[in-house]
A computed fold for a 370-nucleotide RNA from a Bryobacterales bacterium, annotated as Bacterial RNase P class A.
The organism belongs to Bryobacterales, within Bacteria.
It matches the Rfam family "Bacterial RNase P class A". The family's RNA type in Rfam is ribozyme.
The sequence was found by an Rfam model in a public genome assembly.
Model confidence (mean pLDDT): 78 of 100.
RNA sequence: CGCGCCGGACGGGCAGUCGCUCCCGUUCGCGGGGGAGGAAAGUCCGGUCUCCACAGGGCAGCGUGCCGGCUAACGGCCGGGGGGGCGGUCUCAAAGGCUGCUUCACGGAAAGUGCCACAGAAAAUAUACCGCCGCAGCCCGAUUUAGGGCUCCGGUAAGGGUGAAAUGGUGCGGUAAGAGCGCACCGCGGCCGGAGUAAUUCGGCUGGCAGGGCAAACCCCACGCGGAGCAAGACCAAAUAGGGGGGGAGGAGCGGCCCGCUCCGUUCGACUCCCGGGUAGGUCGCUAGAGCCGUUCAGCAAUGGGCGGUCGAGAUGAAUGACUGCCGCCCGCGAGGGCACAGAAACCGGCUUAUAGUCCGGCGGGUCCA
Numbered sequence: 001c002g003c004g005c006c007g008g009a010c011g012g013g014c015a016g017u018c019g020c021u022c023c024c025g026u027u028c029g030c031g032g033g034g035g036a037g038g039a040a041a042g043u044c045c046g047g048u049c050u051c052c053a054c055a056g057g058g059c060a061g062c063g064u065g066c067c068g069g070c071u072a073a074c075g076g077c078c079g080g081g082g083g084g085g086c087g088g089u090c091u092c093a094a095a096g097g098c099u100g101c102u103u104c105a106c107g108g109a110a111a112g113u114g115c116c117a118c119a120g121a122a123a124a125u126a127u128a129c130c131g132c133c134g135c136a137g138c139c140c141g142a143u144u145u146a147g148g149g150c151u152c153c154g155g156u157a158a159g160g161g162u163g164a165a166a167u168g169g170u171g172c173g174g175u176a177a178g179a180g181c182g183c184a185c186c187g188c189g190g191c192c193g194g195a196g197u198a199a200u201u202c203g204g205c206u207g208g209c210a211g212g213g214c215a216a217a218c219c220c221c222a223c224g225c226g227g228a229g230c231a232a233g234a235c236c237a238a239a240u241a242g243g244g245g246g247g248g249a250g251g252a253g254c255g256g257c258c259c260g261c262u263c264c265g266u267u268c269g270a271c272u273c274c275c276g277g278g279u280a281g282g283u284c285g286c287u288a289g290a291g292c293c294g295u296u297c298a299g300c301a302a303u304g305g306g307c308g309g310u311c312g313a314g315a316u317g318a319a320u321g322a323c324u325g326c327c328g329c330c331c332g333c334g335a336g337g338g339c340a341c342a343g344a345a346a347c348c349g350g351c352u353u354a355u356a357g358u359c360c361g362g363c364g365g366g367u368c369c370a
Stems, first nucleotide, its partner, number of pairs: 001366001003364008012327007020035006037341001041352002044350005049229004061225005066080005081106001082104009107220002112218002114214003129160002131156004136151005168186006187209001188207008233284004243275005250264005291310008328339004
């Protein structure tokens, strides 16, 4: 200098004009101020809040699952342990140690049940297909000696073969051939001791060794979980039509009065007064909060405490836009065009997904120079 991986941050800037929405002030003319995101997304997980339900306990159902910590809580985050993968280094090399990155639904398969395709003799009370070994019989061969083949019975899990997986592994001994049959090391179980809060790890003794895999099959164990969601929910409340109660023999219209006429009524009640529920509409919930910024302390960290500062949308047939100038970046010879993903809907903590480009840090290669 350039590439790759991982992690983090930003994600067009400034100014002006005209609009939209909310707040404050107002002399009602207007003036001042706030106005999308890191994901506002998916609605996957957890909570706040609201209403409904609820003696206590259990069953069923769902979820989570190494250990410790953080947190309001979590399936989240941090730290640690263990397993797998890829490197580096120590070593001639291997084994092994140390170390870096990355990844894992990582409780239990010696509680029970179930399943394990195809292939294979056999997939879990084991089992003998080939092979190996032994006895016997028959045959071939041979002058004596050696040998070979077939069959039956028995032994054998070393070797071959099948399979994703074959009843601990490697080596030595042993044996007719073999076999934890014996031994050494590794693995595994039990006991004891050391380190650690723990997961776990180290060491010793002991047992020839019980144990195939699958719990993202049922199941067992431990822990957690009531339901619906701001269209939650609360309040104010019109017209019209219903409802309840009281009064009630009259009431209304025909231009003001009288007469008159018409209509509605007098058990089914016209008219009038009062009350109540719901709808339209409006108000609240509604944005000052597990808030944000700076600093300091505790802690490896996640995170927590102290101090100081600060208020950054609150709409509802749903505002957050348009234009102009300068600058930045990209495309284009140029005129010019474009600015990633995407947009609140009660709020908060996570996870996941989308994201042009730029910057910072760490790690690993490459090239060049000293």